Predicted 3D model of an 83-nucleotide RNA (SAM riboswitch aptamer (S box leader)). Model confidence (mean pLDDT): 82 of 100. The model forms 92% of the base pairs in the Rfam consensus.

RNA sequence: UACCCAUCGAGAGUGGGGGAGGGACCGGCCCUUUGAUCCCACGGCAACCUGCGUUGAAAGGUGCCAAUUCCGAGAGAUGAGAA
Numbered sequence: 001u002a003c004c005c006a007u008c009g010a011g012a013g014u015g016g017g018g019g020a021g022g023g024a025c026c027g028g029c030c031c032u033u034u035g036a037u038c039c040c041a042c043g044g045c046a047a048c049c050u051g052c053g054u055u056g057a058a059a060g061g062u063g064c065c066a067a068u069u070c071c072g073a074g075a076g077a078u079g080a081g082a083a
Stems, first nucleotide, its partner, number of pairs: 001083001003081001005079004013042005021031003025074001026072003043065003048061003052056001069075001
C1' cells in the first nucleotide's frame, strides 16, 4: 500500500510549553487569544489483541479523552487477520 472482518448515539483532562488556526477532504455547523491545533508530563476512559481468569478484572501492545465518526453524501478512523 491494496484486501478481509469487527466497531464507531456510552465513557474519560489537568498542568507546563507555545502562539493562530482547528474539527481528514467538499458543503454545513461549530471550537478557538477566556489560548485552539501541536509537543511534554501526569491522570483518566475503554476492553480490539496478548496474558490471567472463566464472563470480569486491567498486567502488557494499541486506541481514545468538544459536539452521534459533529451533521450530509461519498468516505474516513481504530483494532484484528492474511498477502